[in-house]
């Protein structure tokens, strides 16, 4: 300096907003409807770290805010969730058992999982 790689997840079941058909009709009645509600099921980037980590320690992503530019890029900021208990061992918030917690932003009937921005963009892996 170039190339390639660089994110995973609702099985079952319950409700029934709303639409629709029948009807004079907002009554009944009958059909469809939530991977969002509830019950439950599932998922876990990267590097480090006496020994293997979603939840120890730091990087990335998302969103904002500022400089720079004609935009993009790029720089700097700022925000950045979640773990205890017992065992084993020299050593493990990391293995075993046990019990529990976490998930950016639009959208849409309330989302970690389903669309979308993203065929994108980066921590960072390998190769020449």
């Nucleotide at each position: 300096u170039c190339u390639u790689c660089g994110g995973g997840g609702c099985a079952g079941g319950g409700u029934g907003a709303u639409u629709g058909g029948c009807c004079a009709g907002a009554a009944g009645c009958c059909a469809a409807a939530a991977u969002u509600c509830c019950c439950g099921a599932c998922c876990g980037g990267c590097g480090g770290u006496u020994a293997a980590a979603g939840c120890c320690c730091g990087c990335g992503a998302c969103u904002c805010c500022c400089g720079c530019u004609a935009a993009c890029a790029c720089g700097g900021g700022a925000c950045u969730g979640a773990g205890c208990c017992a065992g084993u061992g020299a050593a493990a918030u990391u293995c075993c058992g046990g019990c529990g917690c976490c998930g950016a932003c639009a959208g849409u009937a309330c989302a970690g999982u389903c669309u979308g921005g993203a065929u994108g963009a980066u921590a960072g892996a390998a190769g020449a």

The RNA shown here (FMN riboswitch aptamer (RFN element)) has 128 nucleotides and comes from a marine sediment metagenome. RNAcentral holds the sequence, with entries from MGnify.